[in-house]
């Protein structure tokens, strides 16, 4: 260097054919116990890696760049 893949809440990940950003852990809070855990409900938390384009609308399609990760080549 080429080539696929991947980035989305504090952590694991979804998100169909472009049309309200979502779950689970986690976190607060409240119920429920004599208390605790366990359960049940509520409640917060997001520049969707950054830029730019297309569209009436982009997490999603198109360019460009960052980064992680695996394959390959290169190493005179």
């Nucleotide at each position: 260097g080429c080539u696929g893949g991947c980035g989305u809440a504090g952590c694991u990940c979804a998100g169909c054919u472009g049309g309200c950003a979502g779950a689970g852990c986690g976190g607060g809070g409240c119920a429920c116990u004599c208390g605790u855990a366990a359960u049940g409900c509520c409640c917060a938390g997001g520049u969707c890696g950054g830029g730019g384009g297309u569209u009436c609308g982009a997490g999603c399609c198109c360019c460009c760049c960052c980064g992680c990760c695996a394959g390959c080549a290169c190493c005179a």
Description
A computed fold for a 76-nucleotide RNA from Desulfurobacterium sp., annotated as transfer RNA. Model confidence (mean pLDDT): 81 of 100. RNAcentral holds the sequence, with entries from ENA. It matches the Rfam family "tRNA". The family's RNA type in Rfam is transfer RNA.